RNA sequence: GGGGCAUUAGCUCAGUCGGUAGAGCACCGGACUUUUAAUCCGGCGGUCAGCGGUUCGAAUCCGCUAUGCCCCA
Numbered sequence: 001g002g003g004g005c006a007u008u009a010g011c012u013c014a015g016u017c018g019g020u021a022g023a024g025c026a027c028c029g030g031a032c033u034u035u036u037a038a039u040c041c042g043g044c045g046g047u048c049a050g051c052g053g054u055u056c057g058a059a060u061c062c063g064c065u066a067u068g069c070c071c072c073a
Base pairs, nucleotide, nucleotide: 001072002071003070004069005068006067007066010025011024012023013022019056027043028042029041030040031039049065050064051063052062053061
């Protein structure tokens, strides 16, 4: 210098062919229990890495940038 993959909640990850962003864990509240734990119910939590483009509509498609990993030279 060229190429590939990844980036989504505090953490680990889903998200189909573009159509209102989800799960588990954690955290908070409640039930149960003599108490704790476990179990059950509910709740909180997101600028989908950033900027721009396409589109009626983008986490999803296109371009550039950033960070990490890998390959080629």
About this RNA:
Predicted 3D model of a 73-nucleotide RNA (transfer RNA) from an Oscillospiraceae bacterium. The prediction has a mean pLDDT of 81. It matches the Rfam family "tRNA". Rfam classes the family as a transfer RNA. Rfam's curators write: Transfer RNA (tRNA) molecules are approximately 80 nucleotides in length. It was read from a public genome assembly. The source organism's lineage runs through Bacteria, Bacillati, Bacillota, Eubacteriales and Oscillospiraceae.